[in-house]
The RNA shown here (c-di-GMP-I riboswitch aptamer) has 85 nucleotides and comes from a Candidatus Omnitrophota bacterium. RNAcentral holds the sequence, with entries from Ribocentre. Of the family's consensus pairs, 100% are formed in the model. Model confidence (mean pLDDT): 84 of 100.
RNA sequence: UUCUGAAAAAGGCAUAACCAGAGAAAUCUGGCGACGCAAAGCCACGGAUCCUAACCCUCACGGGAAGGAUGGCCGGGCCGCCAAG
Numbered sequence: 001u002u003c004u005g006a007a008a009a010a011g012g013c014a015u016a017a018c019c020a021g022a023g024a025a026a027u028c029u030g031g032c033g034a035c036g037c038a039a040a041g042c043c044a045c046g047g048a049u050c051c052u053a054a055c056c057c058u059c060a061c062g063g064g065a066a067g068g069a070u071g072g073c074c075g076g077g078c079c080g081c082c083a084a085g
Base pairs, nucleotide, nucleotide: 003085004083005082012037013036018031019030020029021028022027035072041078042077043076045075046074047073048070049069050068051067055064056063057062
């Protein structure tokens, strides 16, 4: 340095539910709380999934869609703690 994550140590993150707030929604933020995580640190670049106010089509149901969301869906990029081998 690379692969790897067996056993540990230090430290870290925080699922569901509930409460408050933002949003049209997906969802997000804070609190509480731990399902789990060796990148559950960062980036929407590729894929995937979810939502879709305005607007367009439709008699309506519904559909489309700029755009948005998920990094705790996968891949990729960047950075990083410890360590047997």